[in-house]
Context: one part of a larger RNA
RNA sequence: CUGGGCGUAAAGGACGCGUAGGCGGGUUGUCAAGUCAGGUGUGAAAUCCUACAGCUUAACUGUAGAACUGCACUUGAAACUGGCAGCCUAGAGUAUGGGAGGGGGAGAUGGAAUUAGUAGUGUAGGGGUAAAAUCCGUAGAUAUUACUAGGAAUAUCAAAAGCGAUGGCGAUCUCCUGGAACAUUUCUGACGCUAAGGCGUGAAAGCGUGGGGAGCAAACAGGAUUAGAUACCGUGGUAGUCCACGCCGUAAACGCUGAAUGUUAGUCGUCGGUAUGCUCGUUAUAUCGGUGAUGCACUUAACAGAUUAAACAUUCCGCCUGGGGAGUACGGUCGCAAGAUUAAAACUC
Numbered sequence: 001c002u003g004g005g006c007g008u009a010a011a012g013g014a015c016g017c018g019u020a021g022g023c024g025g026g027u028u029g030u031c032a033a034g035u036c037a038g039g040u041g042u043g044a045a046a047u048c049c050u051a052c053a054g055c056u057u058a059a060c061u062g063u064a065g066a067a068c069u070g071c072a073c074u075u076g077a078a079a080c081u082g083g084c085a086g087c088c089u090a091g092a093g094u095a096u097g098g099g100a101g102g103g104g105g106a107g108a109u110g111g112a113a114u115u116a117g118u119a120g121u122g123u124a125g126g127g128g129u130a131a132a133a134u135c136c137g138u139a140g141a142u143a144u145u146a147c148u149a150g151g152a153a154u155a156u157c158a159a160a161a162g163c164g165a166u167g168g169c170g171a172u173c174u175c176c177u178g179g180a181a182c183a184u185u186u187c188u189g190a191c192g193c194u195a196a197g198g199c200g201u202g203a204a205a206g207c208g209u210g211g212g213g214a215g216c217a218a219a220c221a222g223g224a225u226u227a228g229a230u231a232c233c234g235u236g237g238u239a240g241u242c243c244a245c246g247c248c249g250u251a252a253a254c255g256c257u258g259a260a261u262g263u264u265a266g267u268c269g270u271c272g273g274u275a276u277g278c279u280c281g282u283u284a285u286a287u288c289g290g291u292g293a294u295g296c297a298c299u300u301a302a303c304a305g306a307u308u309a310a311a312c313a314u315u316c317c318g319c320c321u322g323g324g325g326a327g328u329a330c331g332g333u334c335g336c337a338a339g340a341u342u343a344a345a346a347c348u349c
Stems, first nucleotide, its partner, number of pairs: 004320003007303002012317001014201004021194003025088007033081002035077008049065006091191001092188002095184003103177007110154001115149007125136002162169002206247006215241002220236002223233001258316006266294012278281001298305002322349003331342004
């Protein structure tokens, strides 16, 4: 390279937008680049192959033929691919309409609870555990009542539910703003799909500067347990967790399942929209789009998957090629650092 693969055996990029490239709907005409057919020239000799011949045979050598699958020129064909010109509407977009939503950003406001402070009542314990102790408390704790302060998170509703490209998003109200679904088919007329590089988004932890700090809590200290206990349990407790701005760029970033299009039995839930029917109930049926359960055909090594495919096909991208060494070394790029990314070999089984 050909090939075979990527849910769980090695293997889907964390996710999107998009450049080059690759691929691309129906129809008419034309051109002839690809494609196909014919012809001409060339394709040195040797080699290879076939036949015959010469050395006693063979190797070897000679003669003849075929071949050299290629290239150039030329004459045609026009189905397919392609170029050009025209038309179309099923893909894609646009317009109009009424709805759904924890989608995003900013601001304002609320209640429950924890903690702290002040004041009142009140007296000897409280707390914690398997049991204890460290710890708090007669300088009045725990409990209870009132007020004050501050920070963080938003019980119930809550769901197999909803929204978002992923990460993720949950109190209430206001403002700004993105996307999707449905209905009507208004308009454009292939404007599409994928996507190497590139650009952007990207949990938690971590980093920088400045704030904030109630609770929780790495590190750390004391108490227990234990043979020991640098742990599990308990009492404290600092970074951090929160906010603003700037970095980091990784996760079991998982559906361990790339994106797009078409085709292929059903049944039962649920969310959003629409249509129709009647007994007008917020009900039945149908339908479009999402989200679940079960289950044929089919697939699968099995488990399982099964119209939300891991079935049947097509297009494009990413990735894999025995285990260890190793996602390491070196070099490059990025980063303040931590480190990230790209990524071997010796050796060994």
Source information:
This is a predicted structure of a 349-nucleotide part of an RNA (small-subunit ribosomal RNA, central domain) from an uncultured prokaryote. Model confidence (mean pLDDT): 88 of 100. Rfam family: Bacterial small subunit ribosomal RNA.